[in-house]
RNA sequence: AUCUUAUCGAGAGUGGCAGAGGGACAAGGCCCGAUGAAGCCACGGCAACCGGUUCGACGACGCGCGAGUGUCGGCGGGCGUCAGGUGCCAAAUCCUGCUCCGCGGCGCAAGCCAAGGGGGAAGAUGAGAU
Numbered sequence: 001a002u003c004u005u006a007u008c009g010a011g012a013g014u015g016g017c018a019g020a021g022g023g024a025c026a027a028g029g030c031c032c033g034a035u036g037a038a039g040c041c042a043c044g045g046c047a048a049c050c051g052g053u054u055c056g057a058c059g060a061c062g063c064g065c066g067a068g069u070g071u072c073g074g075c076g077g078g079c080g081u082c083a084g085g086u087g088c089c090a091a092a093u094c095c096u097g098c099u100c101c102g103c104g105g106c107g108c109a110a111g112c113c114a115a116g117g118g119g120g121a122a123g124a125u126g127a128g129a130u
Base pairs, nucleotide, nucleotide: 001130002129003128004127005126006125007124008123013043014042015041016040017039021032022031023030027096028095029094044089045088046087048086049085050084051082052079053078054077055076056075058073059072060071061070062069063068093122098119099118100117101116104113105112106111
């Protein structure tokens, strides 16, 4: 970097350096920012994924005459006082964006607006693969 797959309305900030931007993406909206943005560093924190550990019922296999018991497995729950790997620490992935349905409204009509919802695209993060 590409592919596959799962998840994305939860959670978690102080200090130092720095000095004007930032919230991925055209555009629109709405926010954050000189009471200091991005970035970097230190320390702290969170617990999403992998891993770990523990509990539960279940299943398979083994052991036992037996009550039982051991190992493994997927499932569900707890634990970060949980070794470790990754990640993250404003706002739903900040919202919309493409498409379908559509409460309701406007209009003589064509049509327009549109609460809300389904799907998609894109992105982020993990895990696996190349």